[in-house]
RNA sequence: GCACGAGUAGCUCAGCCUCAGAGCCCCGGUCUUGUAAACCGGCCGUCGGGGGUUAAAGUCCCCCCUCUUGCU
Numbered sequence: 001g002c003a004c005g006a007g008u009a010g011c012u013c014a015g016c017c018u019c020a021g022a023g024c025c026c027c028g029g030u031c032u033u034g035u036a037a038a039c040c041g042g043c044c045g046u047c048g049g050g051g052g053u054u055a056a057a058g059u060c061c062c063c064c065c066u067c068u069u070g071c072u
Base pairs, nucleotide, nucleotide: 001071002070003069005067006066007065010024011023012022013021018055026042027041028040029039030038048064049063050062051061052060
């Protein structure tokens, strides 16, 4: 330099254009002599950045950034 893949919550990941979600973590509560477990509730997002298409974009298109893998 070229090609593929990835980038979404603190972490690991879902998400056929039509409400951004789950698990874990964390916080609070129930339970317990106490802790853990279990159960209930809560917090947490400029969806990597910028443009475009569309009534509507995490999702489609273009450019850029970062990382992984392969080729040279």
Molecule: transfer RNA
Organism: Sillago indica